Predicted 3D model of a 329-nucleotide part of an RNA (large-subunit ribosomal RNA, domain IV) from Nitzschia dissipata. The full RNA is in RNAcentral, with records from ENA. It is recorded under the gene name rnl. Taxonomically the source falls in Nitzschia (Eukaryota, Stramenopiles, Bacillariophyta, Bacillariaceae).
Context: one part of a larger RNA
């Protein structure tokens, strides 16, 4: 020097992307404990105060004839360098918001998460030789099950709710109609044959299946949810009115948001001072309802903000111990 411990004046995050890291908490007994809550919980919430030792009394567990040994508890006292969970194992704690309800899963080897999974919710197919899936097939899964089953999707505790739009794509259903192959059936027309008959070719029409078109129905199916303009006795604003388009023009809700570009949006609050946080406003470049929409107790090695504690994280570095490096013999 470096790594690995301990200490550290004042000071206390002034460090830094961020308190990374390191201090700090820690056991028992007694006491005390909000908001909120699904009344279960939050909760060890928070905060507070005691603990050695030795006498003595009381009351107590077991033994034991009994003397007496033992447990556990309480008072009262004495005693010490104020000190007693003497090591040593051992929570730091509040507040305020996103996200995911909750235990669990996951990128063995840069990623534990808001991703997956859940438990509930919807829809869809599935009458048994089920449907769905594997395999050429024999046959096997589903299943020794039976619609409260089973299999496919999409959402994702719980509460409140889940608008409108079937034109486009999709699925499903109808059976009148159009179209449409090969078969079938045939008028007719060429060849050939002296002619009949035949044979060999053409083939209008007619009979015609699925699809497809047509019609309907469906959105917790893919998906999608409007521009222009005038108007009110200050202005401002537009409850009302006109017009164009559309399948219908975005409902309740939230909202500068894990979506807001402009943007460090206003306005309040937090700070001495804040591109950050919270709360509220609505001008939503480009929010929105099971691609779910708000809300929410409890939970989180999750994400941002603050605040109390505590610290060498930092003003600003020193010191001591082991170790390895460097230099010298």
């Nucleotide at each position: 020097u470096u790594g690995u411990g301990u200490u550290g004046a004042a000071g206390g995050a002034a460090c830094u992307c961020g308190g990374c890291a390191a201090a700090a908490u820690g056991a028992c007994u007694c006491u005390g404990u909000a908001a909120c809550u699904u009344c279960g919980g939050g909760a060890u919430a928070a905060g507070g105060a005691g603990u050695g030792a030795c006498u003595u009394u009381u009351a107590u567990u077991g033994g034991g004839a009994a003397a007496c040994c033992u447990u556990u508890a309480a008072a009262a006292g004495u005693u010490g360098u104020c000190a007693c969970a003497a090591a040593a194992u051992c929570g730091a704690g509040g507040a305020c918001a996103g996200c995911g309800a909750c235990u669990g899963u996951u990128u063995a080897u840069u990623a534990a998460a808001a991703a997956c999974a859940c438990a509930a919710g919807u829809c869809u197919c599935u009458g048994c030789u089920a449907a769905u899936u594997c395999g050429u097939a024999a046959g096997a899964a589903g299943a020794u099950g039976u619609a409260u089953u089973g299999a496919g999707a999409c959402u994702g505790a719980c509460g409140c709710c889940u608008g409108c739009c079937c034109a486009g794509u999709g699925c499903u259903g109808c059976a009148a109609g159009a179209u449409u192959a090969a078969a079938g059936g045939a008028a007719u027309a060429a060849g050939u044959u002296u002619u009949u008959g035949g044979c060999u070719u053409u083939g209008a029409c007619c009979c015609u299946a699925a699809c497809u078109c047509c019609c309907a129905g469906u959105a917790a199916a893919c998906g999608g949810c409007g521009g222009c303009u005038g108007u009110a006795a200050c202005u401002c604003u537009g409850a009302c009115g006109g017009u164009c388009c559309u399948a219908a023009g975005g409902u309740a809700g939230c909202g500068a948001a894990a979506u807001u570009c402009c943007u460090u949006g206003g306005c309040a609050u937090u700070u001495a001072a804040u591109u950050g946080g919270u709360g509220u406003c609505c001008u939503g470049c480009a929010u929105g309802a099971a691609u779910g929409g708000c809300g929410u107790a409890a939970c989180g090695a999750c994400u941002g903000u603050c605040c109390u504690a505590c610290u060498g994280u930092c003003u600003c570095c020193a010191a001591c111990a082991c170790a390895a490096u460097c230099u010298c013999a």